Predicted 3D model of a 90-nucleotide RNA (Glycine riboswitch aptamer) from a soil metagenome. The sequence is in RNAcentral, with records from MGnify.
RNA sequence: CCGUGCGGGAGAGUCCGAUCGGUGCGAACCGGUCGGCGCCGAAGGAGCAACUCCUCCCCGGAACCUCUCAGGCGGCAGGGACCGCGCGGG
Numbered sequence: 001c002c003g004u005g006c007g008g009g010a011g012a013g014u015c016c017g018a019u020c021g022g023u024g025c026g027a028a029c030c031g032g033u034c035g036g037c038g039c040c041g042a043a044g045g046a047g048c049a050a051c052u053c054c055u056c057c058c059c060g061g062a063a064c065c066u067c068u069c070a071g072g073c074g075g076c077a078g079g080g081a082c083c084g085c086g087c088g089g090g
Stems, first nucleotide, its partner, number of pairs: 001089008013037001015036009038073003044069001045067003051061002
């Protein structure tokens, strides 16, 4: 440095409308689907570039910075940069 196992691991709407089903006298409530707007950035991607390589320049590498294409925004689940420990290989 690479792989792998375990543990930890954030942010952002259960907003509005339509529709279907359920409860209900009704208002309303719950869930699913679709659409709209808003929002998040720590998979990936893209961009600038601090920095790095070099005597210098060029080339190359390059962020948790920026964008938000992708992804994500009730809870659960999933994903998750990064961190710790163990194991294997170079």